[in-house]
RNA sequence: GAUACUGAAGGGCAAACCAGUGGAAACGCUGGGACGCAAAGCCACGGGUCUACAGACGAACACCGGCUGGUUCGCCGCGUUCGUCCAUGAUCGCCGGGUUGCCGCC
Repeated sequence: GAUACUGAAGGGCAAACCAGUGGAAACGCUGGGACGCAAAGCCACGGGUCUACAGACGAACACCGGCUGGUUCGCCGCGUUCGUCCAUGAUCGCCGGGUUGCCGCC
């Protein structure tokens, strides 16, 4: 000087939960708090998972209106509730991928 092995050192992030806050929700942000993480830094590119405001469809119910020469029945419109489908929403601390970074026998 080079290579290999390798424990450390300096540190970093922050789950659940609580408070506040944004959001229809999932979830995010701020503060507290630590379950853990060698990328638990960043990116929604691929897959997975979560949510369903709006939209579509179905069912039920009430008032009113319309169609029918009248009544009954029926049909349509409108409103509410419930259900099904559905990301353009969310999740990088679900996986893969991309990208950036600290230390290494002092």

Overview: This is a predicted structure of a 106-nucleotide RNA (c-di-GMP-I riboswitch aptamer) from Alicyclobacillus cellulosilyticus. The sequence was found by an Rfam model in a public genome assembly. The organism belongs to Paenalicyclobacillus, within Bacteria.